[in-house]
């Protein structure tokens, strides 16, 4: 320094409720913790879900959402054991 994840401080918050934006999926804020060691960042890397327009017998095609769905990318906080 690379793998790895005992310990300790620290950090992040799913479900749900409240506001608030949005057709919607969901975003943002308090609230609240199932649960993360990358649950930081990348959706203009790729693959999935999902929403929405549009087509149709369809199959497609546009426009959007998720990084807490997977792989990759970039960045990084401690330091037992091996």
């Nucleotide at each position: 320094c690379u793998u790895c994840g005992a310990a300790a401080a620290g950090g992040c918050a799913a479900a749900c409720c409240c506001g608030u934006c949005g057709c919607a999926a969901g975003g943002c804020g308090g609230g609240g913790a199932c649960g993360c060691a990358a649950a930081g960042c990348u959706a203009a890397g790729g693959g999935g879900u999902c929403u929405u327009c549009u087509g149709u017998c369809a199959a497609g095609g546009g426009a959007g959402a998720u990084a807490g769905c997977c792989c990759g990318g970039c960045u990084g906080c401690c330091g037992a054991a091996a």

Description: c-di-GMP-I-GGC riboswitch aptamer from an Anaerolineae bacterium, 82 nucleotides, folded computationally. Of the family's consensus pairs, 90% are formed in the model. Model confidence (mean pLDDT): 87 of 100. It was read from a public genome assembly, where an Rfam model found it. Rfam family: c-di-GMP-I-GGC riboswitch aptamer. A reference for the family is Smith et al. (2010), "Structural and biochemical determinants of ligand binding by the c-di-GMP riboswitch ", Biochemistry.